RNA sequence: UACGAGAUACAAGCGCCAGGACUCGCGCUGGCGGUGCGAGUCGACGAGGACGGGGAGCAUCGAAGGAUUCGGCGGAUGCCCCGCGGCUGGCCCGGCCGAAAGCGGUACCGAAACCCCGCGAGCGAUCGCGGGUCCAACCGGUGCCAGGGGCGCGU
Numbered sequence: 001u002a003c004g005a006g007a008u009a010c011a012a013g014c015g016c017c018a019g020g021a022c023u024c025g026c027g028c029u030g031g032c033g034g035u036g037c038g039a040g041u042c043g044a045c046g047a048g049g050a051c052g053g054g055g056a057g058c059a060u061c062g063a064a065g066g067a068u069u070c071g072g073c074g075g076a077u078g079c080c081c082c083g084c085g086g087c088u089g090g091c092c093c094g095g096c097c098g099a100a101a102g103c104g105g106u107a108c109c110g111a112a113a114c115c116c117c118g119c120g121a122g123c124g125a126u127c128g129c130g131g132g133u134c135c136a137a138c139c140g141g142u143g144c145c146a147g148g149g150g151c152g153c154g155u
Base pairs, nucleotide, nucleotide: 014074015073016072017071019070020042021041022040023039024038025037026036027035028034029033045062046061047060051083052082053081054080055079084098085097086096087095088094090151091150092149093148104145105144106143107142108141109140110139115132116131117130118129119128120127121126
């Protein structure tokens, strides 16, 4: 350096599960059902969001659904403060931002689940994958419009 095998990590609208719901097995109940134990499954659909440090802590948006997207724990790119940086702009103040560093106005554009078809894993609850198709926002992208006060400099 090349090849092969194994383990760990790879997550941030994310991870987890002591309640709950559900499945399978065994026991009890004559049986349906119920109940105890054991082993499992489920437990939020995407969009958007990260300069660095510190802090607080139910941290944005819509989609679906007559509902376990119930209930809870942890975290988190949101928020506050400080610093650094960018723009306005040569400099100061102010303002707006975060390396794609312009708030705002305007036009256009932008999802996944669900649903339908199919494949795979599991006794099962359920899980993984491919294809088709519809729809969103106070969110994002692109184009256009759009930049305060003062000082200085050049002509």